[in-house]
Context: one part of a larger RNA
Molecule: small-subunit ribosomal RNA, central domain
Organism: uncultured bacterium
RNA sequence: CUGGGCGUAAAGCGUACCGUCGGCGGUUUGACAAGUUGCUCGUUUAAACCCGAGGCUCAACUUCGGAUCAGCGAGCAAAACUGUCAAACUUGAGUCUGUUCGGGGUAACUAGAAUUCUCUGUGGAGGGGUGAAAUCCGUAGAUAUAGAGAGGAAUGCCAAGCGCGAAAGCAGGUUACUAGGACAAGACUGACGCUCAUGGACGAAAGCUAGGGUAGCAAACGGGAUUAGAGACCCCGGUAGUCCUAGCCGUAAACACUCCUUGCUAGUUGUUUCCCACGCAUGUGGGGAGUGACGUAAGCUAACGCGUUAAGCAAGGCGCCUGGGGAGUACGACCGCAAGGUUAAAACUC
Numbered sequence: 001c002u003g004g005g006c007g008u009a010a011a012g013c014g015u016a017c018c019g020u021c022g023g024c025g026g027u028u029u030g031a032c033a034a035g036u037u038g039c040u041c042g043u044u045u046a047a048a049c050c051c052g053a054g055g056c057u058c059a060a061c062u063u064c065g066g067a068u069c070a071g072c073g074a075g076c077a078a079a080a081c082u083g084u085c086a087a088a089c090u091u092g093a094g095u096c097u098g099u100u101c102g103g104g105g106u107a108a109c110u111a112g113a114a115u116u117c118u119c120u121g122u123g124g125a126g127g128g129g130u131g132a133a134a135u136c137c138g139u140a141g142a143u144a145u146a147g148a149g150a151g152g153a154a155u156g157c158c159a160a161g162c163g164c165g166a167a168a169g170c171a172g173g174u175u176a177c178u179a180g181g182a183c184a185a186g187a188c189u190g191a192c193g194c195u196c197a198u199g200g201a202c203g204a205a206a207g208c209u210a211g212g213g214u215a216g217c218a219a220a221c222g223g224g225a226u227u228a229g230a231g232a233c234c235c236c237g238g239u240a241g242u243c244c245u246a247g248c249c250g251u252a253a254a255c256a257c258u259c260c261u262u263g264c265u266a267g268u269u270g271u272u273u274c275c276c277a278c279g280c281a282u283g284u285g286g287g288g289a290g291u292g293a294c295g296u297a298a299g300c301u302a303a304c305g306c307g308u309u310a311a312g313c314a315a316g317g318c319g320c321c322u323g324g325g326g327a328g329u330a331c332g333a334c335c336g337c338a339a340g341g342u343u344a345a346a347a348c349u350c
Stems, first nucleotide, its partner, number of pairs: 003322004007304002012318001014202002017200002022195003026089007034082002036078009050066006092192001093189004097184005104178007111155001116150007126137002163170002207248006216242002221237004259317006267294012299306002323350003332343004
C1' cells in the first nucleotide's frame, strides 16, 4: 500500500412485491479437522536483491556457494474463529386466539347536484365572446325562465402537511367476495432468517388492436383575431382521445432526484391508530405502531443541509458511477401489431 463514491456534482433498477443460484447469518454443548495456525520434509528456471568467499592492481563488473519470502505436495500438532455433523435453547422469524383500523383490491346495484341535448309553456331581440373585436348562435323565436325527458362522465361539503397500498395509485352510497397492517396477553414451532445475479409479477399518462360508448373537455383540423409573418398565445367550432370490455405497450421530474434488512446514539412539539392505569363530563399519565414539524446534544457534510423516518455510528446483501460532447445514439441481439422499448459502443472532438 491493499480505491473512492451514489439527496443537489457522474451514480439507487419505477416497485423491492415474489423468488432461484450465490453471499451473509442468533445462543449453548460435544465431535471432526475442510478453511485457519505452527513445525518438519520434498519440490518450484536463471539472473537480480541479501550473506560469505574468489577473479580482473581497486571499484563498477563478474564467478562460486548459501540464505530469506512465497506457491504447491506430504506428514505431525493445535482447536479459539469459520465450516460440517449431532444434541439442545428462545431473544430473530413464523403460527394460533382476541380486539381494532383504513379513500387496499375485484364485482354488482344505486343516489343527488351540474353541463349538454330533446319536447312543451312564458317571452320577444338580442345572445355569446374579448384587451378590443370578429368568426359563431338568434324573428324558421335564440339568450333568459319554468316543467318533463334522455344520456354520459365526475363525485361538492366531510377533507386534514389525514388514512391505505410494494410502487403505480386509491374518495358519493350500499352489498358480496378478497388481501393486509397494528395492538394486547398468553400458547405453540424452534433459526424455519436477511439480501438477491438470471427470472417472474405489477406498473401513471400517452399510444396500439377488436368491439361498444361519447355529456363535457379536447391534440389534429377549419374559421375569426393578433402580428411584419403567426404553422402560436386569445376567440368560435371540432375529430381522434378521454369512458367501458378484452388484449398489447412497459415508459415518466415513475422524485424524498435518498435501495433493502438489522442493531446502537440527548431531546421538544403536533397528528393517526391500538393498548394499560387514573378519572369517568372533558381529560391526564404511560407503552407500541405509523406520519409530520423544529433544529439543537453528539455526529456527519464541499456547502446547502441531514440529524431515532439520518445524509450519524456499524454489519450483511444487491444495483449503479468513473471528464464534456458524440449518445442513451449506431450496429447486433431480444421484445413489440406498430409506435418504439431494453441492452449498448467507437471514430472524431474539446